[in-house]
């Protein structure tokens, strides 16, 4: 230079082009306990990496880019 993957809550993940993006862990609250851990309930936390197109409707389809990964070729 090519070519492929991958980007959602603080984390690690899901979501078939169609309800208000969902669960787990964490956090913060409350219960249980003499207390702490554990266990139990309950809330909060996303304008789904950016910026266009397509559609009645986009996280999801296209296009260009940003960021990380892997592979080939090429220079020295």
């Nucleotide at each position: 230079g090519g070519g492929c993957c991958u980007a959602u809550a603080g984390c690690u993940u899901a979501a078939u082009g169609g309800u208000u993006a969902a669960a787990g862990c964490a956090u913060u609250c409350g219960g249980c306990u003499c207390a702490u851990a554990a266990c139990c309930g309950a809330c909060u936390g996303a304008u789904u990496c950016u910026a266009g197109g397509u559609u009645c409707a986009a996280a999801u389809c296209c296009u260009a880019g940003u960021a990380g990964g892997c592979c080939c070729a090429c220079c020295a």
Predicted 3D model of a 76-nucleotide RNA (transfer RNA) from a Nitrososphaeraceae archaeon. Its mean pLDDT, the model's own confidence on a scale to 100, is 80. The organism belongs to Nitrososphaeraceae, within Archaea. Rfam family: tRNA. Rfam classes the family as a transfer RNA. The RNAcentral record of the sequence draws on ENA.